[in-house]
RNA sequence: GAUUUAUAAAGAAGGGUGGAGAGAUUAGGCUCUGCGAAGCCCUGGCAACCUUUCCGUCACAUGAAGGAAAAAGGUGCCAAGACCUAACCCUGUAUGUUCGGGGAAAUGAUAAAUU
Numbered sequence: 001g002a003u004u005u006a007u008a009a010a011g012a013a014g015g016g017u018g019g020a021g022a023g024a025u026u027a028g029g030c031u032c033u034g035c036g037a038a039g040c041c042c043u044g045g046c047a048a049c050c051u052u053u054c055c056g057u058c059a060c061a062u063g064a065a066g067g068a069a070a071a072a073g074g075u076g077c078c079a080a081g082a083c084c085u086a087a088c089c090c091u092g093u094a095u096g097u098u099c100g101g102g103g104a105a106a107u108g109a110u111a112a113a114u115u
Stems, first nucleotide, its partner, number of pairs: 001115007013043005021032003026086004044078003049074002051070005057064002082107001088103005
């Protein structure tokens, strides 16, 4: 890098360095940012994917769906729903077409497994 599966409206920031951008990509909007962006480093934290223990159902090969708890280790994450919208479906107001609600998808992200 590729494939498969799962997840996402919750949660969690300080310091150093750096010096102008950042919020994945394109467009529009909106937001953050010299009261210091991104990146990098340190410390702290959140969460519970991997992990551990227990419960209980099924299976009876000690495995699988589910629930509860823990947090040492491997990742991840710590503005705003993945910041919002975009093409499709349903729908409210309205009838210029705009504004809004819901759904499913695509794309991206992260984890685990395989390669």
Notes:
Predicted 3D model of a 115-nucleotide RNA (SAM riboswitch aptamer (S box leader)) from a Chlorobiota bacterium. Of the family's consensus pairs, 97% are formed in the model.